[in-house]
C1' cells in the first nucleotide's frame, strides 16, 4: 500500500423503574390447596444485522386417484433436513500480484427478432473498386458502353458466411500448403465437468434461449392474525315439562286475559312461561420457547461438514418489557430494537483489535 | 406481524412479439380583440424512482434497494 479471513461493538459503580421466573408474606374467593391482586427478596431480560421477506425448512389447519398447465434451478462432483446457500474442482473474464467476480445445459429439433445505416442481415449480396471480353472514341497510353468474372481492398453496420501468411490466377476465390480456430472420429490422464496428443473435413453449420422453446432435475395450496382449548350477557336454533273457561275423538277454533294503537269505547294487530341442550361473539388459556441448540476435547475428511465423549440453559411480551439519574475513565462510542421457530443470502454500519498472504522500496 | 399492489414531463395517464418515450390539462410565445375570456398556431419541459446485469439495443426482461399505497373492506 492492498487483498482474505475471524472477533469485537465504549467501560466500571450507585440509586429508582419496568418485565418474566423461583420463594416467602398478606387480602379476597370458594371445591381448603388452589385461583387472582399485591408487596419484599433471589436469579434471567435484543442482534451480527433482531432489518429486508429474497431462498430453503420445522410446525398447523385444508387438499391428496392420475395427468396437463403454472412456476424454480441449471458447468462438474461432494456436503446439508433442504436450499437458489456452502465446498472443492473445471472453464472463462480482469487484476503485476495476493486474489476478485461469472443464470456456465442446448443456436446441427422447430418457430420468431435484428430499427437505422448498408449493394446485401442469414440455404446472402456486386455500391465503389479489381479482372476479361465485344463496341464506340482517341495519335497512343487511355475513357465510355454493354455483357461477364471476382468477397482480396474501400465504404455501411453491435454483427458481413473462419484467421494470418506463402503459393496460385486474366483478376480473385479452402482453390492448394504451413500455423491458428471449428466439426468429426478414436486414444491417453481424470469418478467427472474438461484437460492434451493423433488421425481426418475442408469451412459445411454467425448472434440472441435474463425470446418462444427443447432437455433434465424440483415443486401441492395457505400462513402463528395457521391452529386447538374454555366459555359471559342479549339475539336467534332443537328438545322436553307445566298452563283459565268453553266446543271437538283429536288437529284445531272461539272466549277470556296482557300489550299496542286510543281521552274512552267498538274495531284492528301481537302474544305463553320454566327447564335442558347445542353452535357461535366478546374475553381468557394454549399454541411460546430445549433446539436439524450453544461450548470444549478427541478423531475422519484438503473442504463444506460428519462422527463420540464430556457439559451448559441462555428474552418470552400482548398495549407490548432493556429505560431515567448519578459519579468516575477513555479513543466521545456506526447501523439499529426480539413478537413461532431454525438454515442462508442480500442491504446499513463509526471504529478497535488479531492472523495468513501479494506488491512496492 | 403476516400478505399483495405502484412509482414515466408540474398534474391525470399512454407506451406489446425489447428497435427515435407520447397524449389532456397547466406553463411560455405570437394571432384575433378596446381589453380579457374562448379559440387558432408555434414552442420549452423527461436520468421513464435508484444501482448493476442481460443484449447491438431496456420504459419493456433479471437482481439488489429507496419511497409510497391497501387502515379493519386484504387477513383476528
Nucleotide at each position: 500500500a492492498g487483498u482474505c479471513a475471524g472477533c469485537u461493538a465504549a467501560g466500571c459503580a450507585g440509586u429508582c423503574g419496568c418485565u418474566g421466573u423461583a420463594g416467602u408474606g398478606c387480602u379476597u374467593a370458594u371445591u381448603u390447596a388452589u385461583a387472582a391482586g399485591u408487596a419484599c427478596u433471589g436469579c434471567g431480560g435484543a442482534g451480527g444485522a433482531a432489518a429486508g421477506u429474497c431462498c430453503g425448512g420445522g410446525c398447523u389447519c385444508u387438499a391428496u386417484g392420475g395427468g396437463c398447465a403454472a412456476g424454480g434451478u441449471g458447468c462438474c462432483a461432494g456436503g446439508u433436513a433442504a436450499c437458489g446457500c456452502c465446498u472443492g474442482g473445471a472453464g472463462g473474464a480482469u487484476g503485476u500480484g495476493a486474489g476478485u467476480c461469472c443464470a456456465u445445459g442446448g443456436a446441427a429439433a422447430g418457430u420468431g427478432c435484428a430499427a437505422c445505416a448498408g449493394a446485401a442481415a442469414g440455404u446472402a449480396a456486386a455500391c465503389c473498386g479489381c479482372c476479361c471480353a465485344a463496341a464506340u472514341u482517341u495519335u497512343u497510353u487511355a475513357a465510355u458502353u454493354u455483357g461477364g468474372g471476382u468477397a482480396a481492398g474501400g465504404g455501411u453496420g453491435a454483427a458481413a458466411g473462419g484467421g494470418u501468411g506463402c503459393g496460385g490466377u486474366a483478376a480473385g476465390a479452402g482453390c492448394g500448403c504451413a500455423c491458428c480456430g471449428c466439426g468429426c472420429a478414436g486414444c491417453u490422464g481424470g469418478c467427472a465437468a474438461c484437460a492434451g496428443g493423433u488421425g481426418u473435413g475442408g469451412c459445411u453449420a454467425g448472434g440472441u434461449a435474463a425470446a418462444c422453446c427443447c432437455c433434465a432435475c424440483c415443486u401441492a395450496g395457505a400462513g402463528c392474525a395457521a391452529g386447538a382449548c374454555c366459555a359471559a350477557a342479549u339475539a336467534g336454533g332443537g328438545g322436553g315439562g307445566c298452563g283459565u273457561g268453553g266446543a271437538g275423538a283429536a288437529a284445531u277454533c272461539c272466549a277470556a286475559c296482557g300489550c299496542a294503537u286510543g281521552g274512552c269505547c267498538c274495531g284492528u294487530g301481537c302474544g305463553g312461561u320454566c327447564c335442558c341442550c347445542g353452535g357461535g361473539u366478546a374475553g381468557g388459556u394454549u399454541g411460546c420457547u430445549c433446539g436439524a441448540g450453544g461450548c470444549u476435547u478427541g478423531u475422519g475428511g484438503c473442504g463444506a461438514c460428519g462422527c463420540a465423549a464430556g457439559u451448559c440453559c441462555u428474552a418470552g411480551a400482548u398495549g407490548a418489557a432493556u429505560g431515567a439519574c448519578u459519579g468516575c475513565u477513555c479513543u466521545u462510542g456506526a447501523c439499529a430494537g426480539a413478537a413461532c421457530c431454525c438454515g442462508g443470502c442480500u442491504u446499513a454500519u463509526c471504529g478497535g483489535c488479531u492472523g495468513g498472504c501479494u506488491c512496492c522500496a | 406481524g403476516g400478505g399483495c399492489c405502484g412509482u414515466u414531463a408540474g398534474c391525470u395517464c399512454a407506451a406489446u412479439u425489447g428497435g427515435c418515450a407520447g397524449a389532456g390539462c397547466a406553463a411560455g410565445g405570437g394571432a384575433c380583440u378596446c381589453u380579457u375570456a374562448a379559440u387558432c398556431c408555434c414552442u420549452a419541459g423527461g436520468u421513464u424512482g435508484g444501482a448493476g446485469g442481460u443484449u447491438c439495443g431496456a420504459u419493456u426482461c433479471c437482481u439488489c434497494c429507496a419511497c409510497g399505497g391497501c387502515u379493519c373492506a386484504c387477513c383476528a
This is a predicted complex of two RNAs, RNase P RNA and transfer RNA, with 437 nucleotides together. It holds a member of the Rfam family "Bacterial RNase P class A". Rfam's curators write: Ribonuclease P (RNase P) is a ubiquitous endoribonuclease, found in archaea, bacteria and eukarya as well as chloroplasts and mitochondria. It is annotated as a ribozyme. Model confidence (mean pLDDT): 76 of 100.